RNA sequence: GGAGUAGAACAGGUGAUCGCUGGCCCGUAACCAUUCGGGCUGGAGGAAAGUCCGAACACCGUAGGGCAGGGUGCUCCAUAACGUGGAGUCGCGGUAACGCGAAGGCAAGUGCAACAGAAAGCAAACCGCCUCGCUUCGGCGGGGUAAGGGUGAAACGGUGCGGUAAGAGCGCACCAGUUCUCCGGGUGACCGGAGAAGCUGGGUAAACCCCACCCGGUGCAAGACCAAAUAGAGGAGCGUUUGAGGGCUGCCCGUCCGAGCUCCCGGGUAGGUCGCUUGAGGUGCCGGGCAAUCGGCAUCCCAGAUGAAUGGUCACCGCCCCCAGGCGGGUAACUGCCUCGGGGAGACAGAAUUCGGCUUAUGAUCUGCUCCGGCC
RNA sequence: GGGCCGUUAGCUCAACUAGGCAGAGCACCUGACUCUUAAUCAGUAGGUUGAAGGUUCGAUUCCUUCACGGCCCACCA
Numbered sequence: 001g002g003a004g005u006a007g008a009a010c011a012g013g014u015g016a017u018c019g020c021u022g023g024c025c026c027g028u029a030a031c032c033a034u035u036c037g038g039g040c041u042g043g044a045g046g047a048a049a050g051u052c053c054g055a056a057c058a059c060c061g062u063a064g065g066g067c068a069g070g071g072u073g074c075u076c077c078a079u080a081a082c083g084u085g086g087a088g089u090c091g092c093g094g095u096a097a098c099g100c101g102a103a104g105g106c107a108a109g110u111g112c113a114a115c116a117g118a119a120a121g122c123a124a125a126c127c128g129c130c131u132c133g134c135u136u137c138g139g140c141g142g143g144g145u146a147a148g149g150g151u152g153a154a155a156c157g158g159u160g161c162g163g164u165a166a167g168a169g170c171g172c173a174c175c176a177g178u179u180c181u182c183c184g185g186g187u188g189a190c191c192g193g194a195g196a197a198g199c200u201g202g203g204u205a206a207a208c209c210c211c212a213c214c215c216g217g218u219g220c221a222a223g224a225c226c227a228a229a230u231a232g233a234g235g236a237g238c239g240u241u242u243g244a245g246g247g248c249u250g251c252c253c254g255u256c257c258g259a260g261c262u263c264c265c266g267g268g269u270a271g272g273u274c275g276c277u278u279g280a281g282g283u284g285c286c287g288g289g290c291a292a293u294c295g296g297c298a299u300c301c302c303a304g305a306u307g308a309a310u311g312g313u314c315a316c317c318g319c320c321c322c323c324a325g326g327c328g329g330g331u332a333a334c335u336g337c338c339u340c341g342g343g344g345a346g347a348c349a350g351a352a353u354u355c356g357g358c359u360u361a362u363g364a365u366c367u368g369c370u371c372c373g374g375c376c
Numbered sequence: 377g378g379g380c381c382g383u384u385a386g387c388u389c390a391a392c393u394a395g396g397c398a399g400a401g402c403a404c405c406u407g408a409c410u411c412u413u414a415a416u417c418a419g420u421a422g423g424u425u426g427a428a429g430g431u432u433c434g435a436u437u438c439c440u441u442c443a444c445g446g447c448c449c450a451c452c453a
Stems, first nucleotide, its partner, number of pairs: 001372008010363001012317007020043008029034001045348001049359002052357005057219004064253004069215005074088005089103001090101004104210002109208002111204002126149002128145007157175006176200001178197008223274004232265001234264005245257003267452003281300008320344004324339006377449007386402004396433001405419004426442005
């Protein structure tokens, strides 16, 4: 210098002016409410987004049992909880830094594998090899053989020696893998070592399924209160002890209430208050822990709109880029610094009950580490 | 704001319900018939299955994340 990789912090600042909006205070009219005027003060984000997970909260109400359904899936820890996070284990990718992994079970059961191929899950003989019989000498038929060829994404351990008619874990040695037993380390996933067995029992569970654990439903348009207005003698279906329907939600059991219920067609209001922002809250310091995170102390109050506020303009400064000028480094390509010189750019996006995560979009900066090249 | 669903040829839809060559109707194009057109008959072409990634030998189908589009949900009697 180049390429890469991991992480951190930020989301321009100050002032003036014109507005928007929440709260508090003062004045005026007529106490409050309300109107008008004035002052002080608060006013988007790292993702406010997607709504993909998990909760708080609220209601339905018991959440009892069973079935169905959904979700998660290596270990330990963190947490209110999680499918999230931290630290590890194993596997894969990368020269490396490092990254990724829905990573339980196809040696429980069932299924699937197009085309090609002789054969696709239990074996299987197309070519080849060996052997036997026949032969018109071209071959044909029977048997053995998975070592070789060919097909395929995938063909039933690998290498060597022995063995054999030819072959084959058929036997042996070494290696890989599986299961079991024992020893050592680790909280654990797992790792290391020794021995034995059988000779190897393929892939797919983001296929059905099995195992373990978790899950009641609906979402602030939840829900509570106030106000206003209107028309249910409309139609259809089901039902009133042969029990519709509701509590009750996918179903059943069980239990309680039970005379109305459902759909269509119409009618009225679409106003206000609460929920609504003090919270698993922010900041600083100290302590425990590798870390996620937890504990203690101090301090602060920091948006609550609803036809939906949080903005516009100007000035100066800061950052980045281009051009010009000046001073340098270098043989050169190129590059460093300065200028009260000129010009330009500034992203993604915007709260809507509130939190914890994930994912996606996006600007510019800084730092650690790895590899490569050059010089000393 | 909250919940649910969809995206396949130019258009409307199949194939997704145990993953195996993506098909039908209309439209378009070519030919025949006709003096010509329509209708009819015959034939052809047309697809990154919304995008990206993953699982698998193999994905329209299974999983994840995005993009776009659509539907429903107020209160009173």

Two RNAs folded together computationally: RNase P RNA and transfer RNA, 453 nucleotides in total. It holds a member of the Rfam family "Bacterial RNase P class A". The family's RNA type in Rfam is ribozyme. The coordinates come from a structure-prediction model, not an experiment, and the mean pLDDT is 77.